A computed fold for a 351-nucleotide part of an RNA from an uncultured bacterium, annotated as small-subunit ribosomal RNA, central domain. The RNAcentral record of the full RNA draws on ENA, Greengenes and SILVA.

Context: one part of a larger RNA
C1' cells in the first nucleotide's frame, strides 16, 4: 500500500469561515466521455501451463502442438446508471412577512453590600493567629463601635445536570450599536446544497512589549512554627501578577477524552421556548407538534464498561488521524516570535 481502526488499548484537528478538490435532490430531451455489448489488429520470440504427440531402451532431457495472456487501438451498436449540455420542478437551501425567549457580543453611563485605607468621637489593654504556639500590630491608644471621606475589584439573593454562544466562554442595572437560533405562515428564488487539503479569523490560564491602575488576593522573597531535615503543608507579611487601554503569544484533561453533514430505527418520563386544537367566564389542566436540553430504557452494537432519535445502531458523501514501549513531542532543518517559547518532526540504540 491492502486491510483494518480512532468514548476508555495507539488515533478526532481547540474552534469557525471558505479556496482547489471531492460527493450531491425530482423530472424530460439530446450527446456518446465513462459504462455495456459485438468485431478486428496488437498483445514478439523462449520460458511457464496443458497434450496416455514424437526423439534419445525409461526419466531427466529435447522437439512440436495446443490453450492463455488483466492490457491498449480502431470500428458497430445500446442509451439504464454516471457525466456533458438545453428546459422544467419544489420537498434540500436561502429569501420575506409576523412573534415571542435568552449571562450571545461591543460602547458609555449608574447602583448598594463587603473590604482595605484616611480622618474626628467613644473607650481600654489587649488584638490577630493556631493543632498548640510564635512571627506580626497595639499606651505614640490598636482590636471594637459611630460618623463623615477616598479608592480599587467583584456583582450575595434570584440561580435551576435553567439559558444563551462555532468553541474558547458569558451572570449587578440602564441605554445605544448588534449578530445568531426558534416558532408561525407558504409570498419569492429554483439545487443556489454537503465536506473541505491550503488559505483566513476568533481562541481560557499564564507568559511578553509600552502606558495607566493597583482595595483584596497573591507566584518569587522575608521571617514564626513543624520537622531528623522542610528549599514544603500551617501562620504574619509581601513584589510581580490579577484589572484597564493598544500590541504580541496561540497553547490546555482546549473534554462529551465521541469531527462535519443527511436519511432511517419500539417506548417511558422531567426541564426551557413557540406553535395548534379540546374544554372553560378567565386561570389551572388535558391532548398534540416543531426545537433546544437532562434521566431511563426496547432491538441493535460494543472485549467489557457501557452508548441506546442528542447513538458509541444502521447507511452514504467528505474532511482530519493511528499503525508495539522507550529514545521523543527530543535533534537537525524549515516557517512563525521581542522572548519564552509554538508549529512541521526523525533516527541511532534498546526491551
Nucleotide at each position: 500500500c491492502u486491510g483494518g481502526g480512532c468514548g476508555u488499548a495507539a488515533a478526532g484537528g481547540g474552534u469557525g469561515u471558505g479556496u482547489a478538490g471531492g460527493u450531491g435532490g425530482u423530472u424530460u430531451g439530446a450527446c456518446a466521455a465513462g459504462u455495456u455489448a459485438g468485431a478486428a489488429g496488437u498483445g514478439u520470440a523462449a520460458u511457464a501451463c496443458c497434450c496416455a504427440g514424437g526423439g534419445c531402451u525409461u526419466a531427466a532431457c529435447u522437439c512440436g502442438g495446443g490453450u492463455g495472456c488483466u492490457g491498449c487501438u480502431u470500428c458497430u451498436a445500446a442509451a439504464a446508471c454516471u457525466g456533458u449540455c438545453a428546459g422544467a420542478c419544489u420537498u434540500g437551501a436561502g429569501u420575506g412577512u409576523c412573534g415571542g425567549a435568552g449571562a450571545g457580543g461591543a460602547u458609555a453611563g449608574u447602583g448598594g453590600a463587603a473590604c482595605u485605607c484616611c480622618u474626628a468621637g467613644u473607650g481600654u489593654a489587649g488584638c490577630g493567629g493556631u493543632g498548640g504556639a510564635a512571627u506580626g500590630c497595639g499606651u505614640a491608644g490598636a482590636u471594637a463601635u459611630u460618623a463623615g471621606g477616598a479608592g480599587g475589584a467583584a456583582c450575595a439573593u434570584c440561580a435551576g445536570u435553567g439559558g444563551c454562544g462555532a468553541a474558547g466562554g458569558c451572570g449587578a442595572c440602564u441605554a445605544u450599536c448588534u449578530g445568531g437560533a426558534c416558532g408561525a405562515u407558504a409570498a419569492c428564488u429554483g439545487a443556489c446544497a454537503c465536506u473541505g487539503a491550503g488559505g483566513c479569523a476568533c481562541g481560557a490560564a499564564a507568559g511578553c512589549g509600552u502606558g495607566g491602575g493597583g482595595a483584596g488576593c497573591a507566584a518569587a522573597c522575608a521571617g514564626g512554627a513543624u520537622u531528623a531535615g522542610a528549599u514544603a503543608c500551617c501562620c504574619u507579611g509581601g513584589u510581580a501578577g490579577u484589572c484597564c487601554a493598544c500590541g504580541c503569544u496561540g497553547u490546555a484533561a482546549a473534554c462529551g477524552a465521541u469531527g462535519g453533514a443527511u436519511a432511517c430505527u419500539a417506548g417511558a418520563u422531567g426541564c426551557a421556548g413557540g406553535g395548534g386544537g379540546u374544554a372553560u367566564u378567565c386561570a389551572c389542566u388535558c391532548c398534540u407538534u416543531c426545537u433546544g436540553u437532562g434521566u431511563c430504557g426496547c432491538a441493535g452494537c460494543u472485549a467489557a464498561c457501557g452508548c441506546a432519535a442528542u447513538a458509541a445502531g444502521u447507511a452514504u458523501c467528505c474532511c482530519g488521524c493511528c499503525u508495539g514501549g522507550g529514545g521523543a513531542g527530543u535533534a537537525c532543518g524549515g516557517c512563525c516570535g521581542c522572548a519564552a517559547g509554538g508549529u512541521u518532526g526523525a533516527a541511532a540504540c534498546u526491551c
Its mean pLDDT, the model's own confidence on a scale to 100, is 84. Rfam family: Bacterial small subunit ribosomal RNA.